[in-house]
RNA sequence: AGGUCGGAAAUCGGGAGACAUUGGCGCAAGCCAGGGCCGAAGGAGCAACCGCCCCGGUAAACUCUCAGGCAAGCAGAACCGUUUCCGAAGA
Numbered sequence: 001a002g003g004u005c006g007g008a009a010a011u012c013g014g015g016a017g018a019c020a021u022u023g024g025c026g027c028a029a030g031c032c033a034g035g036g037c038c039g040a041a042g043g044a045g046c047a048a049c050c051g052c053c054c055c056g057g058u059a060a061a062c063u064c065u066c067a068g069g070c071a072a073g074c075a076g077a078a079c080c081g082u083u084u085c086c087g088a089a090g091a
Base pairs, nucleotide, nucleotide: 004088005087006086007085008084009083010082012081013080014079019035021034022033023032024031025030036070037069038068042066043064044063045062049057050056051055
């Protein structure tokens, strides 16, 4: 140097699910309300295990759906890949 691990970025590539629902307003885009539904922004909850064992710590793609979303399209999107930067261990 390359490789491994961790973090961040590029906003580069891939990226699912769910009512073209009912009523009202509106030229339309949409907005308000009702019921139904989805989970992969975010958020919340819990097991084994551990501890100073009353209690507490602690996970998710599991669960909840507060939030977000539900024709196509746009946008968003956990996660994966690629690239770049920084750091760590070791050689």